Bacterial RNase P class A from a Phycisphaerae bacterium, 431 nucleotides, folded computationally. Taxonomically the source falls in Phycisphaerae (Bacteria, Pseudomonadati, Planctomycetota). The coordinates come from a structure-prediction model, not an experiment, and the mean pLDDT is 77. It is recorded under the gene name rnpB. The RNAcentral record of the sequence draws on ENA.
Formats: sequence, structure tokens, C1' cells
RNA sequence: AGAGCAGGCCGGACGGUCGCUUGAUGCUUCAUCGCAUCGGGAGGAAAGUCCGAACUGGACAGGGCGCGGUGACGGCUAACGGCCGCCGGCGGCAACGCCAGGGAAAGUGCCACAGAAAUGACACCGCCGAUGGAUGGCGCCCACGUGACGCUAUCACAGGUAAGGGUGAAAUGGUGCGGUAAGAGCGCACCGCGCGGCCGGUGACGGUCGCGGCAGGGUAAACCCCACCGCCAGCAAGCCCAUGUAUGCGGCGAACCGGUUCUCGCGGCGCUUCGGCGCGGCGCGGACCGGGCGAAGCGGCCCGUUUCGCUUGAGUCGCGGGUAGGGUGCUGGAGCCGACGGGCAACCGAUCGGCCAAGAGAAAUGACCGUCACCGCCGGAUCGUGCGCGAUUCGGCGGGACAGAAUUCGGCUUACAGGCCUGCUCUGCGA
Repeated sequence: AGAGCAGGCCGGACGGUCGCUUGAUGCUUCAUCGCAUCGGGAGGAAAGUCCGAACUGGACAGGGCGCGGUGACGGCUAACGGCCGCCGGCGGCAACGCCAGGGAAAGUGCCACAGAAAUGACACCGCCGAUGGAUGGCGCCCACGUGACGCUAUCACAGGUAAGGGUGAAAUGGUGCGGUAAGAGCGCACCGCGCGGCCGGUGACGGUCGCGGCAGGGUAAACCCCACCGCCAGCAAGCCCAUGUAUGCGGCGAACCGGUUCUCGCGGCGCUUCGGCGCGGCGCGGACCGGGCGAAGCGGCCCGUUUCGCUUGAGUCGCGGGUAGGGUGCUGGAGCCGACGGGCAACCGAUCGGCCAAGAGAAAUGACCGUCACCGCCGGAUCGUGCGCGAUUCGGCGGGACAGAAUUCGGCUUACAGGCCUGCUCUGCGA
């Protein structure tokens, strides 16, 4: 100097004019409204609403099934699917990046096209044809015939063969030597794989030694299995005050049974001086107890549980009528910044110092002008030069993104004009 990798930060500044919203105080007012003064007023992502929580309500939140999520190891954290460190695999010369990274030797499903064959693996081409078969030749005392036997040649018939070719994303591990008719873990060495021992590490895992010729295609963001986690709804949650109104109309809707109690009422019965007094679970009702049935609370089902009801009817569905909003939740909190200390780091601290930073409720946070800064283009001047250009400076014109709080935090992801800083890697050149 060039090419890259990783991390952090900024997201115009100042002044003037005109507005918007909100708090406090003052004036006015019955009260609002309004006016004046002083103060607060978007982001790094406020976004997507994808995870995790706080908070609130539902029955304080039970059990089982189902369903959903996560998935190497160790740590951080309130928690997490986040972050840090580390391990393994893949990519890169490297800095470094990426991984939904448990199980395919429990079972099921799927694997288009091509191909002989896609898993109970497979023989299309090629190779062989040792063995068996067919045919021919020769031999077996001199000749001939037949049969057996032996040798040999041919055929490629039975068959052997997964070395080679070809198909495919994928074809029973790779290289070499031996071996064979040809081949093949068939045998051997090394690599790979599996099992076991030892050593190192908290662990994932790594190293080493021995044994086994070797399990066996892929797919689990397919069903499934294993481990762990998970109740449901969300600030339009919820709570309080206030306004209005008709517990209106219609449909559906259960099944009741047994017992206790006159220290519950009435009937009943007895006595009566007719005022009453007493008896009594025999009948009705009430209350209570037990069982049954029907509902609601819990948002998939069942169990359990609580409450309500059982026809004078709980509940549920539809129609109809009425209303006026206000307060709270609400922003001081797993808070922010700096120092110091611990930790490789994420992060932590009962330590020290400083700070308060929108809280609206259909939604305010804006516009214009001037100066400066930044970026781009055009033109001029000066300097350097390897004549391409670069640096400095002056003038003119143009530009400024993505986006906008809505209960609050911790993350992730995505968008973004322009710019700044730090560390590291590789290559070339010079000293």
C1' cells in the first nucleotide's frame, strides 16, 4: 500500500420566529375553558410482535391423558429458544464464520427420475467358466468298435463374480500387497468403524493400548422414542367511583329418593274454666344430613374439588331496551452513568460517587429562516506526480436515511443517508 475479518460508537450543532402536548404556580371563573411565567417532551432500532419474564385476573393454579416447545458440554441470568466459554462437524491460506448439534442396531412410513437392483439389496455391460454340462481331438500293449478313465481345445448352457463400466443425491468403507478360474475382508498392513481397558479433563470430549473383519443406505423442522420445560388469558389485564335501565320477550333445559329435627310453623291428637295448655316426626312446608341428576367456574378430554339448581326451575341460546364518563393501574425500576474489586468472558458486588430521563389516551414531540459542520457533482488556484491522478484551498449547485413511544423490562430478528474509533489476518514493497 492492497485485500479482508471481528467489535464498539454517532445518527447533525447553535441562534431566531411561529406552533403542538404535558406538569407546577399565579390570574380569571360557581366550575371548566382561557391567559401568563417556569420546567419536561421518541429510538438505535420506539418496528416485527418472534421468544422469555414482571404484573393482573381466572378455583392460590390439583392429578392423568392429550397438545406445544427445547435438545452436545460447562457457566451467566429473575427467566429464556438469549449471552459467554468450551467440544465436535463443515467452510476459509488465515483473522474468523456457520450448525434444530439426542435417537435410524424399538417399530411404521417415504425415497420422484434414471437404473439390472433403492434394502429381505442387486448380475445390465464386462470378467471368469476352476466345478458340472455339450461337442471335437489325443492317450490307455497289434488293429478296429463301444464304454469308462485321463489329458486337451471349443461353446458361454448351468453357474461364479460387486475388482472395472454404466445409473443415481445415495449401490455393504478406503489404499496397497497377497490370493484366485475370475474375484471378493477371502487373508494381511495402515486409515476408518464398533467394543473394552488405561491416562488427561468438572464435562462434552481427546490421547493411547488391546480385541472384533465389521455392525451396515438416506430421511426424525415424517410419525415416533428418550430427557427436560410449559395451566389459560392479557393493561381493551384488573380495581374504584359514577351514569342509565325492564331482574322485558321467546326457545332449550334435570329425576328425584331416603333420613334427622316439635329446642321451627301449620294441620293433627288429648285436656280445657274456651283464654289457652300439653303431646307428637302421622301429613305438608322449612332447616339440616346422605345419595342421584342437571349446570357453572378451568379456555381440548377425563377424574377430583367448590358453588348453584332439581319444574314456583340453576343454567344456556336468541331477540329487544338503556348508558356519560372519570380516577387508578402509570412509570423510581431485575433503573442509568462512572470509579474500584472479582471473573478468560457473559456477568457479579451487603463498596464509593453522581443522576431521574415522555407518561399521553386516539394519541403531542413539528415547520420555516440564518450561520457553521458533513456528503456528492461542476469549475478555478497552489503543491506533489509514476501524467492516470492525489492533497490543500476558494466559488456555485444539490442532498441528509430507516423510522416514530401507548403497562414495563431482558433478548432475538429485520430496516437504515452519511460518518468515526479500536483490535486482528493474508499478500506485496522498503528499512